c-di-GMP-I riboswitch aptamer from uncultured Rudaea sp., 78 nucleotides, folded computationally.
Rfam family: c-di-GMP-I riboswitch aptamer. About the family: GEMM was predicted in a large-scale screen for bacterial structured RNA regulatory elements.

RNA sequence: GAUAAGGGCAAACCUCCUGUGAUGGAGGGGCGCAAAGCCGCGGGUCUCGAACAGUGUCGAGACGGCCGGGCUACCGAA
Numbered sequence: 001g002a003u004a005a006g007g008g009c010a011a012a013c014c015u016c017c018u019g020u021g022a023u024g025g026a027g028g029g030g031c032g033c034a035a036a037g038c039c040g041c042g043g044g045u046c047u048c049g050a051a052c053a054g055u056g057u058c059g060a061g062a063c064g065g066c067c068g069g070g071c072u073a074c075c076g077a078a
Stems, first nucleotide, its partner, number of pairs: 001075001008033002013028005031065001037071003041068003044063007
């Protein structure tokens, strides 16, 4: 980051499995993505539990396609 080339990933939804749940996995399916590859480091959102006291606190978990950050990677026009 281009009306380039070779490609890659895969939203919603459907089916099955899993979990208390948020979710996650597989198959189908493509909304989109120049890192929509990897990492829960920071913020944020969501779930579960506990206590208290008045909508917040603490603990555990989930989300990388919510944002930031870190690491790695194909091609090579302006």